Notes
Model confidence (mean pLDDT): 86 of 100. Predicted 3D model of a 545-nucleotide part of an RNA (small-subunit ribosomal RNA, 5' domain) from an uncultured Desulfuromonadales bacterium.

Context: one part of a larger RNA
Parts: sequence; C1' cells; structure tokens
RNA sequence: AACGAACGCUGGCGGCGUGCUUAACACAUGCAGGUCGAGCGAGAAAGGGGGGGCAACCCCCUGAGUAGAGCGGCGCACGGGUGAGUAACGCGUGGGUAACCUACCCCCAGGCGGGGGAUAACUACUCGAAAGGGUGGCUAAUACCGCAUGAGACCACGGGAUCUUCGGAUCCUGAGGCUAAAGAUCGCACCGGCUUGCCGGUGCUGUCACCAGGGGAUGGGCCCGCGUCCGAUUAGCUAGUUGGCGAGGUAAUGGCUCACCAAGGCUCCGAUCGGUAGCUGGUCUGAGAGGAUGAUCAGCCACACUGGAACUGAAACACGGUCCAGACUCCUACGGGAGGCAGCAGUGAGGAAUAUUGCGCAAUGGGGGAAACCCUGACGCAGCAACGCCGCGUGGGUGAAGAAGGCCUUCGGGUCGUAAAGCCCUUUCGGACGGGACGAACGCUCCGCGGUGACAAGCCGCGGAGUCUGACGGUACCGUAGGAAGAAGCACCGGCUAACUCCGUGCCAGCAGCCGCGGUAAUACGGAGGGUGCGAGCGUUGUUC
Repeated sequence: AACGAACGCUGGCGGCGUGCUUAACACAUGCAGGUCGAGCGAGAAAGGGGGGGCAACCCCCUGAGUAGAGCGGCGCACGGGUGAGUAACGCGUGGGUAACCUACCCCCAGGCGGGGGAUAACUACUCGAAAGGGUGGCUAAUACCGCAUGAGACCACGGGAUCUUCGGAUCCUGAGGCUAAAGAUCGCACCGGCUUGCCGGUGCUGUCACCAGGGGAUGGGCCCGCGUCCGAUUAGCUAGUUGGCGAGGUAAUGGCUCACCAAGGCUCCGAUCGGUAGCUGGUCUGAGAGGAUGAUCAGCCACACUGGAACUGAAACACGGUCCAGACUCCUACGGGAGGCAGCAGUGAGGAAUAUUGCGCAAUGGGGGAAACCCUGACGCAGCAACGCCGCGUGGGUGAAGAAGGCCUUCGGGUCGUAAAGCCCUUUCGGACGGGACGAACGCUCCGCGGUGACAAGCCGCGGAGUCUGACGGUACCGUAGGAAGAAGCACCGGCUAACUCCGUGCCAGCAGCCGCGGUAAUACGGAGGGUGCGAGCGUUGUUC
C1' cells in the first nucleotide's frame, strides 16, 4: 500500500459497486422453458337465455370451435450456476486441416408430380393402492412409406487442363449406378351446399413454409510448435505399450477399436510416482525487474446426488431428458413407486463470516409465432449490510488580558479558551408539504408515396397524423415554510513515532509490534486533565507485496 474480509468501540445522508472465501453438505415451499390453431383431428364445463314437465330431469341457443388434453414443428445443447475433478493440447499464444461438420440466417440458380398404409387423441373392455399400463375399434396431418422426375450432389470407371507439400486437390467432359419434396394462408374471381351469410372446392397473384445443389456468414471438431507449480527422502516407466499392413468406426485424422506382423517407445534437458491447483485477460504490490493472486466483469475448460451408458438431434453422452447400479430422503394397500437448488429466493448444518421465500417483463437480450402476443428468478429495478470507493453534512461570523467549572501550580498564576454564554447570520443534508420526470423505441388504426401484382385487393418498405405501453416511482429533480434546529467518534502520547503532567498501584495488578516497562515520586500499568493523529469512521486480527 492492498482486501469478497472478520472482530471491538462508534455511527447522519447520498451515489456507484460488492456481498458463503467454510460442507461440490443435506434440502421444506414457490418460481427459473416454452411456444405455434396461419401444420392436424377431435373438443368440454360452470354461468346466461328459451322450451317441455307437478317434480326429478330432458331438449335447444349461447358460453365456444373457447378451456384443457393429444398428434406434429421449432426451442429445450442458448441463457443461468459452481470449481469438485484436471499438471492436460486443459488453458495461453501462433499455426495447420489437401483429414472435417455447421440447424436457424443471407446470396445465387432450380424444383415442389402422383399415390398408399397406419397411429395418438376419442371410444369399449380391463389390470393396479398409486405411479402407471394392457387389449379391441374409429380418425387427420407440414407425422410415416413406396412410385415418378434428377439440372446438380454422391459412388465407381475413362479422357483432358491447372495447381501441388508428389500424398493429392480443383475444373471441363463421356457413359453408368443411386438419391427429393408439404403444404398453410390474406385477397380477388368462379363453382357447389344450404340455415342468405357462412361453409367447402378450383384457379390467379402475394406471403410464409418444403426439397435438392452451389457460395457466404456464424459456431464448432481434430492436429502441431512454444509457454504453463512443488518434491530426487520418487530413477527407472511402458503389452494396445511403440511402429507397420489390413479392417471396423467417426463429420473427420489417428491404437480410437480389432486381427496379424515387427520389437519397439519415454527418461537426469527429470520419464514414472507423489503432492497441490481450473487456465487466461486481468488484480494487488513494486521505481522497475520481480513477487503474490485468479472474488466481482470478460474468454476458454470441466462438472450437474455418486459411478456408468447410450437415445434423440445440425450439435449432448444432455443441470430443471432417458436407462442401469449405488448412497440418501419420501409415499405405500408391502406387490411397488417418487426425488436430485453447484438456477432465483429461502431452510438446516458448518463457520470468525456473507443478503429478500421482493417488484416487473417498461427497457436490453433470448425462444416460439405471419402477427397480435405468450414465456423468460437472463435482465432491469427495489430491499438488507459503513463491506469498499467517492462526495456532503454535523454550522458561519462576532464575542474577555479571559465567566463558571475542571486540571495543574513555585499559590503569583497557568491551561482547557474565542472555546462556551451572548449578539448577528445562513439552511446544505435529514424531516414536513406541493409540483413532478428522462429512460418510449416499438406496436395498433387511418392517410399518402414507392415496390410486387393485373390497373384491384393483399403483402413489403418509407413518410405523416392519431392512439397505446414505465417495474423503478409519486422516485430523481424543482419549489415552499420552519428553525442551529436532528447528526462525532476512535486510537494513541518511553524510543522507533506526532503527542506530558497529576493521582492510584508498588516485580502486585497489569502493558508489550521490537527494544523493554512495574520491587514507593512510573511521561511505558489503571484513572483524570491536557495533547497528537485520523474522522463516519477508528483501531485490532488475518493474508499478500
């Protein structure tokens, strides 16, 4: 000098930050991942109205093609948490990939023909305490499966050109093989049905989807050079081990895996073993070199009760998915089931020690959707804590050769001390009252212009007008009234080190960072007066330089 600090005493306000460093200990409760009806088939109830009926009750309309489920699509691999493991191509840095992938997005140029069989929901029966199933029957799709088409892609075979690290890569070309798709909807026109203002169908344009291909962007996989803690009281280590041929596997190289063959590979320039540890940008310190460190923020990695495994998918071996095993907790009808806060709050425990079971999606960002919109403990805010940094205040002026009182005294006086009182002012901050934001852009409706289209509608873009949206928050800020009014402590005073006397105590009680003080005049213990240093803080302890 510094700190994610703690402890003691004290404590007025604000801004901005920061806040389980310990048990990767166990967790009650709530929330943290959904969305799309413009992909699809079904489809309630309460309530309200009407009718029938003595009533129980029944029927019709509405509620409503709504709710809640189901199939299907996209998302759930992002965002958020933690640091256990890891001394490693994990990270950092610089390269390689002629050994690779990339959903959604953008650009280019094509296509979207014609069929089929199921299945959930639903329903009937049925098993189970439950969780959850089983069997039969019905049905749809942008779900699933054949067929057609095949520019192109892919596979293998020829010819040529360019480049090349000589392994191969790229391009042109010939004849083969193989491989695709899905529709929805605004508007307009026509047709059909009837309940005459709705439903269905066909066509056209538009929009969004779908299929195959090329390119881009973004994100990743893999490989390599160099760097990356301590111990030699760890000196030898290694059988998929090291290499080769072949095969399997992967998006892809590779002992990654396997069969066979060879006997190699690493090591005192520290292998192996043991200990410790997430790495970095940075942070702290220091004149620097260096040393220490890796909270918050950002990048990368790893993990998600413990261990193992795969499935789906563009991507996972997947925190709020699945399966198996284990420990633990809970339910049970004892047959069997359920769970995973290292998400946000919160609880217990551990500990010197670390916060609210808050508000809001208004903004920013993300997911879904054509959109309206929905979801979002990401995020934006608020709450708690002097934990840190910064700013402000606790008043200003005047006022005696100097009140009272305290302390000291050589008894003359000295000192607290212009300090107080008194007088004259001011009113920050806090409190009261009144006004009151920026953060809002978007979206929606209408109008105009342009593009597409067919001149229309619709859709897209731009502009204008109107309208709507704020958690924070009646907050910031501004104003009014009032009155010095509500706001100072802590440590130290022997030397180092700035600041001295008195009383008490008497090697006692005690102090102490080092030297050292205390045994009868102690500036060193305890108290007082005075002083010194900092100041809403001041000291102590711990740790680093």
The full RNA is in RNAcentral, with records from ENA, Greengenes and SILVA.